[in-house]
Context: one part of a larger RNA
Molecule: small-subunit ribosomal RNA, 3' major domain
Organism: metagenome
């Protein structure tokens, strides 16, 4: 100098403390260990464990067995030799594959060339090891406030110093101060979303006047909503008081909005030989009739357990029936799909519109009313059986859904633990990516209803920064 102390002071962060709601029990999906297996591919302490996976029935795939292929599915050249090359049919097979037959060239300076198959030969190809040989990308400490630099000046020298004190602040942020004086990467701010106005522009959007209509239909208008360009507006700016004149903190008012306004995006030197050769790249080693490649099947879905995420509940602030209101953000051409008719349903028949502010897909919870009356019940729905729908070459192994019967565990869940400070949490449905369908209760978003608490830092935890 740095680390490190279950040393001290100080200061922060849903760390704890108040508070809410969960997890741990219960069945289910999902993931991970274990077993098990021909195979149950591979990787992933904290920072793996609904993760890589935005979608395992064939395929993907990489894994097993079994049938086969060897210049090879694929790139690029050499030789040689055949002839175009596509195409057709036939046997044999599960399929690849492997035999048979038809058909069948062009340019030419006659040497050959294109393009194809076969033969060799070079090489081809490896999700085969090393992430402790690597690049690039990424988690993590952490969106914490730090980490360095030139020059001076101290110190024989590692090195100090500056970046320490004193205040402040989300912040190495600012002010004083001082052998330091500036800079750099970090903070902050310029980016973008949101919340107030003004202004531009009015169709596919809107409707206060005025006709009209079954309905902004539909003439008419562009105030208003919105939509999407350009502006304004917030700066501790005003006004009082406090510290030390700076600087900053406390409160008032004025405002849509007040002390970074809310959210994102942005991650400093550098820590873990921290993750990834399986996402492509890459050195090195290994394979080269096989650790290459191609096809069936089947496995990745197994199951005495055992942990993780999570969805369903145990119910009366509830559930059944019926009535009815309000949404954003998407999404649509082998696509969304309306009106109409079938069927209890899943759907199916049949297609108007619509490359979409036009046309499709657009809400649940709320709220009225009735019914249940404290039960294993009208709560809960797993399990299982028939009987169908719907995608697909193909739902046995292994798909969603639908309808009827079935009706299990479960009455708040032990040690312990988790998440959250405001339009948060807690509850409610909607969309949308993968994607034929689909294991999605997941994963990003969106919008509806909408809380309680925080005295305050003693103690748990993790951070810094000075002294020891």
């Nucleotide at each position: 100098u740095g680390a490190c102390g279950g040393g001290g002071g100080c200061c922060c962060g849903c760390a704890c403390a108040a508070g809410c709601g969960g997890u741990g029990g219960a069945g289910u999906a999902u993931g991970u260990g274990g077993c098990u297996u021909a195979a149950u591919u591979c990787g992933a302490u904290c920072c793996a464990c609904g993760c890589g996976a935005a979608g395992a029935a064939c395929c993907u795939u990489a894994c097993c067995a079994g049938g086969c292929c060897u210049u090879g599915a694929c790139a690029u050249g050499c030789a040689a030799u055949a002839g175009a090359c596509c195409g057709c049919a036939c046997c044999u097979g599960a399929a690849a594959g492997g035999g048979u037959g038809c058909u069948u060239u062009c340019c030419u300076u006659c040497g050959g060339g294109a393009c194809u198959g076969u033969u060799g030969c070079a090489c081809a190809g490896g999700u085969g090891c090393u992430g402790c040989a690597u690049g690039g990308c990424u988690g993590u400490c952490g969106u914490c406030a730090g980490c360095u630099c030139g020059u001076g000046u101290c110190g024989u020298g590692a090195g100090a110093u500056g970046u320490u004190g004193c205040g402040u602040u989300a912040a190495g942020u600012c002010g004083c101060g001082c052998a330091a004086c500036g800079a750099g990467c970090g903070c902050a701010a310029c980016c973008c979303c949101u919340g107030u106005c003004c202004u531009u522009a009015g169709u596919u959007g809107c409707c206060a006047u005025c006709a009209u209509u079954a309905a902004g239909u539909u003439g008419g208008g562009c105030a208003c909503u919105c939509u999407a360009g350009g502006g304004a507006g917030a700066c501790a700016a005003a006004c009082c008081c406090u510290c030390u004149u700076u600087g900053a903190g406390g409160g008032u008012g004025g405002g849509a909005a007040g002390g970074u306004g809310g959210g994102g995006a942005u991650g400093a030197c550098g820590u873990c030989a921290a993750g990834u050769c399986a996402g492509g790249a890459u050195g090195g080693c290994c394979c080269u009739u096989a650790c290459g490649g191609c096809c069936u099947g089947g496995g990745c879905u197994g199951c005495a357990c055992a942990c993780g995420u999570a969805c369903u509940a145990c119910a009366a602030u509830g559930c059944u029936c019926g009535g009815c209101a309000c949404a954003g953000a998407g999404g649509g051409a082998u696509g969304c799909a309306a009106u109409a008719c079938c069927g209890c349903g899943a759907g199916g028949u049949g297609g108007a519109g619509c490359a979409a502010a036009u046309c499709c897909u657009c809400a649940a919870a709320a709220c009225c009313g009735a019914g249940c009356c404290c039960a294993g019940u009208u709560c809960g729905g797993a399990u299982u059986g028939u009987a169908g729908u719907c995608u697909g070459c193909a739902a046995c192994u292994c798909g969603a859904c639908u309808a009827c019967a079935u009706g299990a565990a479960g009455u708040u869940g032990g040690a312990a633990u988790c998440g959250c400070u405001a339009g948060u949490a807690a509850u409610g449905g909607c969309g949308c990516a993968u994607c034929a369908g689909c294991u999605a209760c997941g994963g990003c978003g969106c919008c509806g209803u909408g809380a309680a608490u925080a005295c305050g830092u003693u103690c748990c935890c993790a951070a810094a920064a000075a002294g020891u």